The RNA shown here (transfer RNA) has 73 nucleotides and comes from Schizosaccharomyces japonicus yFS275. The gene name in the source record is tRNA-Val-TAC-2-1. The coordinates come from a structure-prediction model, not an experiment, and the mean pLDDT is 81. The sequence is in RNAcentral, with records from GtRNAdb. Rfam family: tRNA. Its family is annotated with triplet codon-amino acid adaptor activity in the Gene Ontology.
RNA sequence: GCACUUGUAGUCUAGUGGUUAUGAUUUCUGCUUUACACGCAGACGGUCCCAGGUUCGAUCCCUGGUAAGUGCA
Numbered sequence: 001g002c003a004c005u006u007g008u009a010g011u012c013u014a015g016u017g018g019u020u021a022u023g024a025u026u027u028c029u030g031c032u033u034u035a036c037a038c039g040c041a042g043a044c045g046g047u048c049c050c051a052g053g054u055u056c057g058a059u060c061c062c063u064g065g066u067a068a069g070u071g072c073a
Stems, first nucleotide, its partner, number of pairs: 001072007010025003018056001027043005049065005
C1' cells in the first nucleotide's frame, strides 16, 4: 500500500427494516445466614464507533471516515 472481518451498558454478548435494544457479569438494595460466601428477588447503567445517504421508518441496507484484528505485498 491492497483485500477481508469486526466495532452494541464498566466487561462480554444476542439482535435478517417497525415493541420500552437481549442476556450474562460487575456495582447497589432487599431476602436468606450468628456472620461471610453461595443462592433468590429487584434496581442502576446504552448519544448501538463517527458523518452522510436510501426508506414512511435504520443497530440492521449503501457510501465515506475512524479504531482494532487477519491475510497478501